[in-house]
RNA sequence: CUCUUAUCGAGAAAGGUUGAGGGAACAGGCCCGAUGAAAACCUUAGCAACCAUCCCAGUGAUUUGGGAACUAUGGUGCUACUUCCUGCCCAUCCCGGUUAAUUCGGGAUUAUGGGAAAGAUGAGAA
Numbered sequence: 001c002u003c004u005u006a007u008c009g010a011g012a013a014a015g016g017u018u019g020a021g022g023g024a025a026c027a028g029g030c031c032c033g034a035u036g037a038a039a040a041c042c043u044u045a046g047c048a049a050c051c052a053u054c055c056c057a058g059u060g061a062u063u064u065g066g067g068a069a070c071u072a073u074g075g076u077g078c079u080a081c082u083u084c085c086u087g088c089c090c091a092u093c094c095c096g097g098u099u100a101a102u103u104c105g106g107g108a109u110u111a112u113g114g115g116a117a118a119g120a121u122g123a124g125a126a
Base pairs, nucleotide, nucleotide: 002125003124004123005122006121007120008119013044014043015042016041017040021032022031023030026087027086028085029084045079046078047077049076050075051074052073053068054067055066056065057064083118088115089114090113091112092111093107094106095105096104
């Protein structure tokens, strides 16, 4: 880097070095920033998602589910704004036709809901 899988509306800070951008890419918005951005490093603090630990149930199977402990254990991670919002698809909406229809066709793309794609993090694989 790639693939698989789970989660992503909750939660949680400051200081030092540094010196202009940043909130993943592109675009449109909206925010943050010399009252000091981002990245990196250092110091101290905090949050608690996954894996490792223990218990229970279950299974052909160390594949699964639930609970406990939870940083005064470990490995990562995180500490502005929903993954900051939207962009792709479907539906809700309007019109026509039909006995009727969640069927068919057309329109609208403001708003709402759902799904995907992409992204982030953990675990596993090659």
About this RNA:
This is a predicted structure of a 126-nucleotide RNA (SAM riboswitch aptamer (S box leader)) from a Bacteroidota bacterium. Of the family's consensus pairs, 94% are formed in the model. Rfam family: SAM riboswitch aptamer (S box leader). Gene Ontology term of the family: regulation of gene expression. It was read from a public genome assembly, where an Rfam model found it. Its mean pLDDT, the model's own confidence on a scale to 100, is 77. The organism belongs to Bacteroidota, within Bacteria.